[in-house]
Molecule: transfer RNA
Organism: uncultured Clostridia bacterium
């Protein structure tokens, strides 16, 4: 220097043809127990790496740019 993949709650990962963003663990609070551990209920918690564009309507579609990781030179 090209070219691709990835990027979404604290972590791991969903998200259909564009129509109000979930799910596991994880956390708080309360049942439950002599006390833990398991188990059960409720809840919080992210505008989808940034910035622009298209569209009534964008996690999704287009541009650029950032990271991280494969290739290629």
């Nucleotide at each position: 220097g090209c070219u691709g993949a990835u990027g979404u709650g604290g972590c791991u990962c969903a998200g259909u043809c564009g129509g109000u963003a979930g799910a596991g663990c994880a956390c708080a609070u309360c049942c439950u127990u002599g006390g833990u551990a398991a188990g059960g209920a409720u809840g919080a918690g992210g505008u989808c790496g940034g910035c622009g564009g298209u569209u009534c309507a964008a996690g999704u579609c287009c541009g650029c740019u950032c990271a991280u990781c494969a290739g290629c030179u």